[in-house]
Context: one part of a larger RNA
RNA sequence: UGACGGGGGCCCGCACAAGCGGUGGAGUAUGUGGUUUAAUUCGACGCAACGCGAAGAACCUUACCUGGUCUUGACAUCCUCGGAGCCCUGCAGAGAUGCGGGGGUGCCUUCGGGAACCAAGAGACAGGUGCUGCAUGGCUGUCGUCAGCUCGUGUCGUGAGAUGUUGGGUUAAGUCCCGCAACGAGCGCAACCCUCGCCUUUAGUUGCCAUCAUUCAGUUGGGCACUCUAAAGGGACCGCCGGCGACAAGCCGGAGGAAGGUGGGGAUGACGUCUGGUCAGCAUGGCCCUUACGCCUUGGGCUACACACGUCCUACAAUGGCCACUACAACGCGUUGCCAAAUCGCAAGAUGGAGCUAAUCGCAUCAAAAGUGGUCUCAGUUCGGAUUGAGGGCUGAAACUCGCCCUCAUGAAGCCGGAAUUGCUAGUAAUGGUGGAUCAGCCAUACCGCCGUGAAUACGUUCCCGGCUCUUGUACA
Numbered sequence: 001u002g003a004c005g006g007g008g009g010c011c012c013g014c015a016c017a018a019g020c021g022g023u024g025g026a027g028u029a030u031g032u033g034g035u036u037u038a039a040u041u042c043g044a045c046g047c048a049a050c051g052c053g054a055a056g057a058a059c060c061u062u063a064c065c066u067g068g069u070c071u072u073g074a075c076a077u078c079c080u081c082g083g084a085g086c087c088c089u090g091c092a093g094a095g096a097u098g099c100g101g102g103g104g105u106g107c108c109u110u111c112g113g114g115a116a117c118c119a120a121g122a123g124a125c126a127g128g129u130g131c132u133g134c135a136u137g138g139c140u141g142u143c144g145u146c147a148g149c150u151c152g153u154g155u156c157g158u159g160a161g162a163u164g165u166u167g168g169g170u171u172a173a174g175u176c177c178c179g180c181a182a183c184g185a186g187c188g189c190a191a192c193c194c195u196c197g198c199c200u201u202u203a204g205u206u207g208c209c210a211u212c213a214u215u216c217a218g219u220u221g222g223g224c225a226c227u228c229u230a231a232a233g234g235g236a237c238c239g240c241c242g243g244c245g246a247c248a249a250g251c252c253g254g255a256g257g258a259a260g261g262u263g264g265g266g267a268u269g270a271c272g273u274c275u276g277g278u279c280a281g282c283a284u285g286g287c288c289c290u291u292a293c294g295c296c297u298u299g300g301g302c303u304a305c306a307c308a309c310g311u312c313c314u315a316c317a318a319u320g321g322c323c324a325c326u327a328c329a330a331c332g333c334g335u336u337g338c339c340a341a342a343u344c345g346c347a348a349g350a351u352g353g354a355g356c357u358a359a360u361c362g363c364a365u366c367a368a369a370a371g372u373g374g375u376c377u378c379a380g381u382u383c384g385g386a387u388u389g390a391g392g393g394c395u396g397a398a399a400c401u402c403g404c405c406c407u408c409a410u411g412a413a414g415c416c417g418g419a420a421u422u423g424c425u426a427g428u429a430a431u432g433g434u435g436g437a438u439c440a441g442c443c444a445u446a447c448c449g450c451c452g453u454g455a456a457u458a459c460g461u462u463c464c465c466g467g468c469u470c471u472u473g474u475a476c477a
Base pairs, nucleotide, nucleotide: 001477002476003474004473005472007471008470009469011467012466013465015461016460019424020423021422022421023420026314027313029311030310031309032308033307034305035304042053043052064300065299067297068296070294073125077124078123079121080120082118083117086103087102088101089100090099091098092097107114108113127289128288130287131286132285136283137282138278139277140276141274143272148187149186150185151184152183153182154163155162156161167178168177169176193266194265195264196263198234199233200232201231202230203229204228207224208223209222212221213220237260240254241253242252243251244250316417320376321375322374323373324372325371332363333362334361337356338355342351343350344349383414388409389408390407391406392405393404394403430453431452432451433450434449435448436447
């Protein structure tokens, strides 16, 4: 100087407390361990691995296993020789591949040849998701959006180092003020950026409709007031008033205001820590393989199943289930696509083909919970939907291993969950639907967004956990 303390002081955080909802019990989904297996590819392991890499494992993917093949190789550059490339097609085979048949003569040209492509050959080489993340780059998780981490000069100390950065206040903040052997500065904080909330201006189609006509309908004429769209501005600064404070920084209350003391949310992550993670995204040193640890291919596996754990979904019902009627969204996506009307089918879906490169058309009458009416009457039920049987539909060469959806039948466990444990402080929790990426299809109950309905509670900081700071002890570094 740090680190540590079941030392002390000050302070903070959904850390506790106060509340609301869960997990732990059930069934299913998914990931992991274990076991099994020819293989069940690999990585990730307290927080910070376990719906994680994977924003899509039937083939492909695919790295694993089985069998069948190849050896200058599936891919790159160079050399020699031959041939236009290319198109059609037969046989064998699971395919990879092997053996053939036919058509055909392009482009540039200085007529020597050349470019691209194909086949054969020789070697230089290719290739490796093989090992090492403890050789690395890059990227990234974490402490933590915590308020810290440092430097120059000066001063103090033999020196390590200290001071500044401590102290008194204050703040979300090393934020600011005051003081001070310090005076300044840098990286962080804040602000500048994006978005939501109010207003103005500009603009008015594909959007909108107050007034005037018109229609089934903003449908049409008309209009750009309003809504909205999308660009530029304004607006909030403790600016004003009162009180407190040290006449400071600032704090408390009030007015005005759409918004008030950082207005809400996001992006943004200092010096460093964990020899954190990743050689399988990529790059890369070293080592290793080279008729194989490379490459092609068939089928299988990654989907196994006594069991254990994590994370979700659906429930156990009456604040509910079912039936009928009836309202109100936002973000998005669409030409290999979204797919309307109409018709068929109980339905999944099919036929159909209008429109749309989309503020125009479609997904999508764009919602569901909500509302109104009816029914069920506390029961393993009209709760719950697992499982299984049968019949269909869709995608795709192909749904056996191993897809999703529909209909009928079947109707399991489950009556609110032990010890324990978790999220959340406001448009939040809870709850309801909805869109998208990936994607032929989909094992999505996941992930990332969007809007609807919409709470309760916080006395307080003694205690648990984590953190900041000052101080103290130390046989630790």
The part of an RNA shown here (small-subunit ribosomal RNA, 3' major domain) has 477 nucleotides and comes from a Candidatus Micrarchaeota archaeon. Its mean pLDDT, the model's own confidence on a scale to 100, is 83. It matches the Rfam family "Archaeal small subunit ribosomal RNA". Its family is annotated with ribosome and structural constituent of ribosome in the Gene Ontology.